[in-house]
Bacterial RNase P class A from Methylohalobius sp., 370 nucleotides, folded computationally. The gene name in the source record is rnpB. RNAcentral holds the sequence, with entries from ENA. The model forms 92% of the base pairs in the Rfam consensus. Model confidence (mean pLDDT): 78 of 100.
RNA sequence: AGAGUCGGCCGGGCAACCGCUCCCGUCAAGGGAGAGGAAAGUCCGGGCUCCACAGGGCAGGGUGCCAGGUAACGCCUGGGCGCCGCGAGGCGACGGAAAGUGCCACAGAGAAGAGACCGCCGAUGGCCCGUCAGCCAAUUCCAACAGUGGACGGGCACAGGCAAGGGUGAAACGGUGCGGUAAGAGCGCACCGCGCGGCGGGCAACCGACCGCGGCACGGCAAACCCCACCCGGAGCAAGAUCGAAUAGGGGAGCCUAUGCGUGUGGCCCGCACGCCGCUCCCGGGUAGAUCGCUGGAGGCGCAGGGUGACCUGCGUCCAAGAGGAAUGGUUGCCUUCGACAGAACCCGGCUUACAGGCCGACUCUCCUU
Numbered sequence: 001a002g003a004g005u006c007g008g009c010c011g012g013g014c015a016a017c018c019g020c021u022c023c024c025g026u027c028a029a030g031g032g033a034g035a036g037g038a039a040a041g042u043c044c045g046g047g048c049u050c051c052a053c054a055g056g057g058c059a060g061g062g063u064g065c066c067a068g069g070u071a072a073c074g075c076c077u078g079g080g081c082g083c084c085g086c087g088a089g090g091c092g093a094c095g096g097a098a099a100g101u102g103c104c105a106c107a108g109a110g111a112a113g114a115g116a117c118c119g120c121c122g123a124u125g126g127c128c129c130g131u132c133a134g135c136c137a138a139u140u141c142c143a144a145c146a147g148u149g150g151a152c153g154g155g156c157a158c159a160g161g162c163a164a165g166g167g168u169g170a171a172a173c174g175g176u177g178c179g180g181u182a183a184g185a186g187c188g189c190a191c192c193g194c195g196c197g198g199c200g201g202g203c204a205a206c207c208g209a210c211c212g213c214g215g216c217a218c219g220g221c222a223a224a225c226c227c228c229a230c231c232c233g234g235a236g237c238a239a240g241a242u243c244g245a246a247u248a249g250g251g252g253a254g255c256c257u258a259u260g261c262g263u264g265u266g267g268c269c270c271g272c273a274c275g276c277c278g279c280u281c282c283c284g285g286g287u288a289g290a291u292c293g294c295u296g297g298a299g300g301c302g303c304a305g306g307g308u309g310a311c312c313u314g315c316g317u318c319c320a321a322g323a324g325g326a327a328u329g330g331u332u333g334c335c336u337u338c339g340a341c342a343g344a345a346c347c348c349g350g351c352u353u354a355c356a357g358g359c360c361g362a363c364u365c366u367c368c369u370u
Stems, first nucleotide, its partner, number of pairs: 001366010012335007020034005036341001040352002043350005048236004060232005065079005080094001081092004095227002100225002102221003117166002119162003124159002126156007134148002174192006193216001194214005199208003240292004250283006260276006299318008
């Protein structure tokens, strides 16, 4: 200098005028405060509130390497393993497939105790050809043709052997080499890999250039059922709480009111039982409405200490929107730069997604110069 990796931060500023919401103030004058890093998506986790609930189990849902952090988490930190990158680093639903069941499309001979399409061999058995010696061969010698079995050589690829090579596939039942063989093959051996046991290291996940055993038995899929471990009650601030009219309705007391009226009983009277408009007062529920919940909190900042870190502890300091049709806006000037994504609605911790432009720090690789 170039190319990159990771982390942190800002995300218009100042001034004037006119407005909006809330607070202080005497309903005044005047003064003060007023969106975000994501306020978003509402995807996780918690606080808070109401309802339900003895305990345990089933069902259902979630999480899923290990350790730690935290109020909690599916978050964060550190570590392990796997993959990617020369590297700084990045990514990972990453428990169990020798508990069981199931699936593995197409292609392919064969997809899990598999298989033989091309191919290799054809030792052995079979068939064909050749050579040689024998038998056939008799009373002696020689011995042809045909036949017969044998040895050797050559051929065929019929039985059969093989799985090295080719080929199919996402995946083909360890890899490389040497030996071996008819050809081959963990068939044998060496190294690598794998499994089991031991030993050592580590809290653990896991690791080991260590020792022994086993020629290898163990394909993939659990984001298929399933198994294992752990976690999970429901609804949500329109939660919920307090005050509480008018009108209507509920309960009670009194007045009217008792020698009253009506109904029933009864032949009738007395009697007995039930009911009766209206007025006054009291009680309770509850609607409108009002108030609270509501913003001081797992809070921010600084310093010190502990920890690799997430984070924790102590001390000091600060208070920073709280509405309820819902405020935070407009105009102008200057700043060389005209500025993205987007706006609180109970609160908090995360994750994810969106984002013009800019700043800072740490680190990596390559080249050059000294």